This is a predicted structure of a 686-nucleotide part of an RNA (large-subunit ribosomal RNA, domain II) from a Bacteroidales bacterium. The organism belongs to Bacteroidales, within Bacteria. The prediction has a mean pLDDT of 84.
Context: one part of a larger RNA
């Protein structure tokens, strides 16, 4: 893991409540017990104790359809104006283990020191080798000691190292040979040593050279029985079918936040009623979006004007003057605000009416939910960060399958009753994978841009289309040929300054087709090259600014690459336009099922509906037993097993072959140890 069996809302009550059914009814009903009949879990009769109801209000006296409060003949509270009761069945609640399994723990009775910790008593063990303390003796030495040397001697939690004991490091082992080992290596090895036997200390206790260690493979409180089915707002599991409806993840409160109570939202029954909802019209309240501010409050840029302050000048002092310093108020122009408003929508909200539709509400029974999440819109918070967080509106998912988005709860389309080898469409698509256009028209793109999930500031004679403006057959722009001069080396400055270091300038004048007191390179300074400008040649467009489309660089991620892939360039890319077609469980067609409503001649007909988790409601199937019945079936073959065929929406049922070898079924009712795939479920088997 699989198979088989077992395995979870049960039962009780001097209980409560609601629905249905039945009896009686202003009444209803007996309990124990007694008598009696009968095959019986049974029936008949008695038994009125007691209980519920028929009147309430008040703390009470008490009063009474009223009463209490109160001074009140006021107001208000609770009543009166609706029938109960007994039994059965079912839904729910309470008390009990109360749907099942599950703690860690707590209390208490006992059992343990054959493991291990420490202690007591009594025994045992430690190969071999090394070192050489005190002391003693002899000699030397001293006044005597001291001291020195040599022998003898044999001390030590001394040294090396077996047994023994420990367990340092590594490897192996890790469903092991072993629930702690093996191998190599290592510490101690006359000591606080190791060890045998017997004994002692016991659970909030022991023992501990102390690690919360050990106390029988169990220790921050052992093990065993009992209280005990402890408790578990927690986790897991909770068993047949079909049909109808169908949520919530919110508010308030909570020693409350993953639990509850009340409300909200779902369902079922009953009720009176037409309240509900949508659209349109009319009438309203309002201060949001926007906008505005010389309409306030506040904030704010530039300019003007001008108090005040600062600075400067002046003065004995008072005055006075100036100011590209700061600046109130005022003026002009610009512009900001959730806690500004002279203004001011849309939507939403309220009322009335019309039309359409069929909800809405109340009472009662039963719930579940009270972790939500994503997209878009309006906001707060955060970084106008987050698959962030907190609100409001809305749609999805949750509880929704189908088509599209390659794949993809939430995006786009669209809500699956069943069947069909029929049709039309939505989103999205139509070269191939892959159903349908290698469709049509006009442009753009050359980057494989498209086509990394997305991409910026900034850069660029990429290219298309516009706008404005200048030059141009009296010849433009570009190229080529030629000129580009003179006063003069302008003046100043300077060592020098000659167009070209720098300063000044009337930026001069002359000759000219034209030529600057010079655009750049260059020289120490000149020289030289060149430009502006002019002529010739050539022969038709050439510049400048700006808007916009598509492209380009900017462009970086970890295992080769890739738009889903192949691939695609007058596209199979992009933009605009057009016509076809494909495309879903959508819609239609044909047939069928169930439910609801209406109608009915009771046969039916018509209209509508049928996704669904938690959950509510309805109708059924199967299993075991019991009662009645079929004077059921059965060795001429029951149940069970295993095939085949058929019926039913389904749970399931029926027939029959083989097997099996003795019981068992249909119908009407009743009663339950009444349905398994799950619980790291229990037992057995494989």
């Nucleotide at each position: 893991g699989c198979c088989u069996a077992c395995g979870a809302g049960u039962u009780a009550c001097u209980u409560c409540u609601c629905a249905c059914u039945a009896g009686c009814a202003a009444g209803g009903u007996u309990a124990a017990c007694c008598c009696u009949g009968u095959a019986g879990a049974c029936g008949g009769g008695g038994g009125g104790a007691g209980c519920c109801g028929a009147a309430g209000c008040g703390a009470a006296a008490g009063c009474g359809a009223g009463u209490c409060u109160g001074a009140a003949u006021a107001g208000g509270g609770c009543g009166u104006u609706a029938a109960g009761u007994u039994a059965g069945u079912g839904g729910g609640a309470g008390u009990a283990g109360a749907c099942g399994c599950g703690a860690a723990a707590c209390u208490u009775u006992g059992u343990g020191a054959u493991c291990u910790a420490c202690c007591c008593a009594u025994g045992g063990c430690c190969a071999g080798g090394u070192u050489g303390a005190a002391a003693u003796c002899u000699c030397g030495g001293u006044a005597a000691c001291a001291c020195g040397a040599g022998a003898u001697g044999g001390a030590g939690g001394a040294c090396c190292g077996a047994a023994c004991u420990a367990g340092u490091a590594g490897a192996c082992g890790u469903u092991g040979a072993a629930a702690a080992g093996u191998c190599u290596u290592u510490g101690g090895a006359u000591g606080a040593g190791c060890u045998g036997u017997g004994g002692g200390u016991a659970g909030g206790g022991g023992u501990g050279a102390a690690a919360g260690g050990c106390u029988a493979a169990u220790c921050a409180a052992a093990c065993u029985g009992a209280g005990a089915a402890a408790u578990a707002g927690c986790u897991c599991g909770u068993a047949c079918u079909c049909c109808c409806c169908g949520a919530a993840a919110u508010g308030c409160c909570u020693u409350u936040a993953g639990g509850g109570g009340c409300a909200g939202c779902c369902u079922c029954a009953u009720g009176g009623u037409g309240a509900g909802u949508a659209u349109c019209g009319c009438a309203g309240a309002g201060g949001u979006a926007g906008a505005g501010c010389u309409a306030c409050u506040g904030a704010u840029u530039g300019g003007g004007c001008u108090a005040g302050a600062g600075g400067g000048c002046u003065u004995c002092a008072c005055c006075g003057c100036c100011u590209a310093u700061c600046a109130a108020a005022c003026c002009c122009a610009g512009a900001c605000a959730a806690a500004c408003u002279c203004c001011g929508a849309a939507u939403g909200c309220u009322g009335c009416g019309a039309u359409a539709u069929a909800u809405a509400c109340a009472u009662g029974g039963g719930a579940g939910u009270g972790a939500g999440c994503c997209g878009c819109c309006g906001g707060g918070u955060g970084c106008u960060a987050a698959c962030g967080u907190c609100c409001g509106g809305u749609g999805a998912c949750a509880a929704a399958a189908g088509g599209g988005a390659a794949a993809c709860a939430a995006c786009c389309c669209a809500g699956a009753c069943c069947a069909u080898c029929a049709g039309c469409u939505a989103a999205g698509g139509u070269c191939c994978c892959c159903a349908a256009a290698u469709a049509a028209a006009u442009g753009c793109u050359a980057a494989g841009u498209u086509g990394u999930c997305c991409u910026a500031a900034c850069g660029a004679a990429g290219u298309g289309c516009g706008a404005u403006u200048g030059c141009u057959u009296u010849g433009a722009c570009a190229g080529c040929u030629a000129g580009g001069a003179u006063g003069u080396u302008g003046g100043c400055u300077u060592g020098g300054a000659a167009g070209c270091a720098g300063c000044c300038a009337u930026g001069c004048a002359u000759u000219u087709a034209a030529a600057g007191a010079g655009u750049g390179c260059g020289u120490a300074a000149c020289a030289g090259c060149u430009c502006a400008c002019u002529a010739g040649u050539c022969g038709a467009g050439c510049g400048a600014u700006u808007g916009u489309g598509c492209g380009u660089g900017g462009a970086u991620a970890a295992u080769a690459a890739u738009c889903g892939g192949g691939c695609a360039u007058g596209a199979a890319g992009c933009a605009u336009u057009u016509u076809a077609c494909c495309g879903a469980a959508g819609c239609u067609a044909u047939g069928g099922u169930u439910c609801c409503g209406a109608u009915u001649u009771c046969g039916g007909u018509c209209g509508g509906a049928a996704g669904g988790u938690a959950g509510g409601g309805g109708a059924g199937c199967a299993u075991u037993c019991c009662a009645g019945u079929c004077u059921g079936c059965g060795c001429c073959g029951a149940a069970g097993g295993u095939g085949u065929g058929g019926c039913g929406u389904g749970a399931g049922c029926c027939a029959u072959g083989c097997u099996g070898g003795a019981g068992u079924g249909g119908c009407u009712g009743g009663a339950a140890a009444a349905g398994a795939a799950g619980a790291u479920g229990u037992a057995g088997g494989c």